[in-house]
RNA sequence: CGCUCAUCGAGAGCGGCUGAGGGACAGGCCCUGUGAAGCCGCGGCAACCAAGACCGGGCAACCAGUCCGGGAUCAGGUGCCAAUGCCUGACCGAUGAGCA
Numbered sequence: 001c002g003c004u005c006a007u008c009g010a011g012a013g014c015g016g017c018u019g020a021g022g023g024a025c026a027g028g029c030c031c032u033g034u035g036a037a038g039c040c041g042c043g044g045c046a047a048c049c050a051a052g053a054c055c056g057g058g059c060a061a062c063c064a065g066u067c068c069g070g071g072a073u074c075a076g077g078u079g080c081c082a083a084u085g086c087c088u089g090a091c092c093g094a095u096g097a098g099c100a
Base pairs, nucleotide, nucleotide: 002099003098004097005096006095007094008093013042014041015040016039017038021031022030023029025089026088027087028086043081044080045079047078048077049076051073054070055069056068057067058066059065085092
């Protein structure tokens, strides 16, 4: 980079450096020197994967185990911390897991 599946109306800051853009794209509409985007430090949120007390059902049934679902908790791997993916459009975009 490609394919498949799932999700995207909730949630989440402060400081330093820097200095004009940013919200993927088009049209709107917004944010932004009361500091954009980026980088750094500490912090937070909890979408997926991981861990997981406990609960329900199936198989088995002496036990052990195994499969499916729910799930408080946790914050390990990614991710995220303006506005419904900001709205509309599109052969659109993003994130996670798996595959090659």

The RNA shown here (SAM riboswitch aptamer (S box leader)) has 100 nucleotides and comes from an uncultured Actinomycetes bacterium. It matches the Rfam family "SAM riboswitch aptamer (S box leader)". Gene Ontology term of the family: regulation of gene expression. It was read from a public genome assembly, where an Rfam model found it. The prediction has a mean pLDDT of 81.